[in-house]
Context: one part of a larger RNA
This record gives sequence, structure tokens and C1' cells, in this order.
RNA sequence: GGAUGAACGCUGGCGGCGUGUCUAAGGCAUGCAAGUCGAACGAUCUAUGCCGCAAGGCAUAGGGAGUGGCGAACGGGUGAGUAACACAUUGGUAACCUACCCCGAGGUUCGGGACAACCCGGCGAAAGCUGGGCUAAUCCCGGAUGUGGUCAUCCCGCAUACGCGGGAUGAAGAAAGACGCAAGUCACCUCGGGAGGGGCCUAUGGCUUAUCAGCUAGUUGGUAGGGUAAUGGCCUACCAAGGCUUUGACGAGUAGCGGGUGUGAGAGCACGACCCGCCUCACGGGGACUGAGACACUGCCCCGACUCCUACGGGAGGCUGCAGUCGAGAAUCUUCCACAAUGGGCGCAAGCCUGAUGGAGCGACGCCGCGUGCCAGAUGAAGCCCUUCGGGGUGUAAAUGGCUUUUCUCAAGGACGAACUCAUGACGGUACUUGAGGAAUAAGGGGCUGCUAACUCUGUGCCAGCAGCAGCGGUAAUACAGAGGCCCCGAGCGUUAUCC
Repeated sequence: GGAUGAACGCUGGCGGCGUGUCUAAGGCAUGCAAGUCGAACGAUCUAUGCCGCAAGGCAUAGGGAGUGGCGAACGGGUGAGUAACACAUUGGUAACCUACCCCGAGGUUCGGGACAACCCGGCGAAAGCUGGGCUAAUCCCGGAUGUGGUCAUCCCGCAUACGCGGGAUGAAGAAAGACGCAAGUCACCUCGGGAGGGGCCUAUGGCUUAUCAGCUAGUUGGUAGGGUAAUGGCCUACCAAGGCUUUGACGAGUAGCGGGUGUGAGAGCACGACCCGCCUCACGGGGACUGAGACACUGCCCCGACUCCUACGGGAGGCUGCAGUCGAGAAUCUUCCACAAUGGGCGCAAGCCUGAUGGAGCGACGCCGCGUGCCAGAUGAAGCCCUUCGGGGUGUAAAUGGCUUUUCUCAAGGACGAACUCAUGACGGUACUUGAGGAAUAAGGGGCUGCUAACUCUGUGCCAGCAGCAGCGGUAAUACAGAGGCCCCGAGCGUUAUCC
């Protein structure tokens, strides 16, 4: 000198774009943050209309539960743990998976059943539980068919470690309907391919410490089996005795990694906030279930700590989502608006949901831009300061005259963002435009001995104090304090901390 997620002191007019718990991965009141589908299904309630003597039935619109489907594994947060195939780069998978989407091939047949809801009964303070009975389906089960797929045996080719591709024979194994007058549309089943997504493996790379020198029993390898989508000591049994290490094993400390960021001429050094990719965690620890996908932030079970309710028998909870609160701290925001846009989930759609997102609010926290006026105006007012008492400085500065209106106030108009024929804007009566008014609403901070740009007077008298270093102060202090003047920067200026 540059830089910062900064903080502190003094000061503070406006706008745009960014950014904002670095500490206690400490505890959390309250609200919201994941639902949706009646074009899968049965029942039910409300309103209206029609039929009916009534019981009731039908139609339309709407409601809240339940069965069923898809979603909830995304999106959002965090950096605790992790020195590791966690990450980055490079390859491999003849050792693998993939819901929804796209392309292609074939199919969708015949039957049966249960459980919610509902009704009846019981237990409980509650949370909730339980017995009996009825019922629908795209729920569940059985039979048929079988392009293709799977498995077994055989043959051919390839690979050579199990294997991969093709052919023959045999065996077992699929399906669901809904809407529509219809055409048809959307679904359903099996298989092949694709796209995108993921699992696993490999080589290489990136911290400190030897005041850590030896480490290791599923340890290293093999055989057989189990397990998985899949390889593998991943797991088990048996067999062998191996495996790693000064090219630093093992231990300890520290740490999420990368794209990047800061600085520097570069080499390098330091860092990893915001944004993007990956990983990781979800009160602490463990576990599996469902599912294409989880060992699952707002699912389940167990143990533990903590908080809450209780009729003392027993229950409920998990903000490292958005706001907000207590606490901790030098320190970090609104319990805001909207789904209008972008995107996501569900749905044929209309649409519903979305604290993702789009916006507004707060903070000079940062960067950038603008303003606080412009011209004229005296041998030069007053005040203040200095003085050799002559004068000099502040200083065209002010006053005063003229001008302008960025900004400000008021008034009028008023968007783009809307794609998609119509309709649809939170932001927002905002930006912007026009008119009116009036210099009006707007300057400070640090410094002045040298380094280092800027000097005098007074006070003080090694005192009070200053200070980044050298050093100032003990009676003429340009170094302390005040004043005048000056220098630097300017809505900022200084200080502190940290990095280069």
C1' cells in the first nucleotide's frame, strides 16, 4: 500500500447493487415452511332443483374424514464429525441400479377375497386403544396367455478370473381401469434402447507433528457359503501366516473438499463468507421398516439427557427451514408482502400447495454514483488569531446583487417486467415524465518533531499528558492541552484485529 462476513470511536443527506450470528452444532414460546388427486374407490354431510303419499331416489354445486395413487429421498439449513476414495482430476464397471420422461416391440383374459370409512359395544383424564358386523376400488389373491425377459442344460463366437454376446430345448412367472355420445385421451403389464441421476473400484494430488517408531487378529491372503442392485473380510466357518512402515506406518493435533477469493511483477504465501459442485449432519447414540430411491431435518422403534401435560395410571416434543426469543459475545436484521414472475409437487384440466423463489423492511457493513449550490462581490466589514504595533492572516470567504433547481416538498400523469387469444403485478401509485415552490433539506473526521503533506500563540513545567518507531514534557515545548492557521480524505474519517 492492498484486502475484510468485521468490530469500536466521532460524524452522517440520497440512490443503485450486493451483503449481514465468524461466538453456544447452546436452549427454544408462537405462526408458517409438503402436499395433491372426486377423471382410482365406497360412504357421508350441506344447499338447490326434480320425482315420490311416504320411505326414499336422481341431478347440480360445495365440505370434511377414510381406502387408494403419486410426492414427501427434491427444494431449504449447517460444518459438528471427517486427514478419508471425503474432495479434485483421470480412467474402469465383461461387477451394477434407476420412479417419473423420450423412442421402439408385444400385451391388457377369467375368477375370487379382505380391510378402513360406516353401524353396534367396551376401556382411558388424555394421547389413544379394543371386540363384533357390512362394503368399493387403479387394494389383495388364484387361474390363463407369453413377444421378449429370468433360470437350468447343450452348442457357437468373444473374453479369458468368476464372465459377455448369439442359438436350441425345457421350466416357472404379467396386467387396471378412468373419462368421453363417439372418435379417442390419460392410465396399466412385459421387454429392448435412450436421456438424465446414482452405487462401487482405480491411479494421481492437496495440513502440522519423530518430544508419536514400530503398527496389525477379520489383521493379510485363500477355499466354501451368506449378503447386496453389484465387486469385496462386507459378514461367517475352515486353512495358511501374512499385511503396513523413515518414500514416515501407527499415534497425536488441526481441518469439511473443490470451483475459487485476497495479495503479489511473478514464483509464491494466506484463505475457502456470499454464489456454484460434491460430501456431511438433523437434540446425543443405535436400529431397521416402507420405497425406484432413505437407514430418511419437520417418518417409525429403542436407549439417554432435557422441556412440557397429567385425573399419577400414563402421555407429548425436537427451528443446524423462514421470521422471532433467551443466552453467549466486540458483533450480525422483519414474528413483513406475494405466489404476479422463475422453478418444484400433485392433477386431463380448472387449480391447490410452495418462508424454494420474487420482493419490500432494518444496518454507511461493502462497492459505485449523486448532492450539500453557481456567477458577481472590498487594497478587503465585523469577530477571532498573530504582530517588530507599521501591519499581517482567516478572505471573495461573509454580507449584498443576480442565476440555477440535481436533491427536497407539493400536485398531475404513470410503466416495462404478462409469457399465453382472454384474464392475471406482490414489488407499486414504485421507477420514470411534467408542472409549481424555494438556496432552499444536507459536513465531518483525522493530522501538522522526523519518517510524512501541514506552524504560530497561550497554558503547563519529567507534572498533567503524548507515542506506530525514533522519542517528546524538568519555565520561551512547531511533539502535552486549548486557540488561530494549515494539510489529507470526505458521507465518511480514524482506531483495533487478521492476511498478503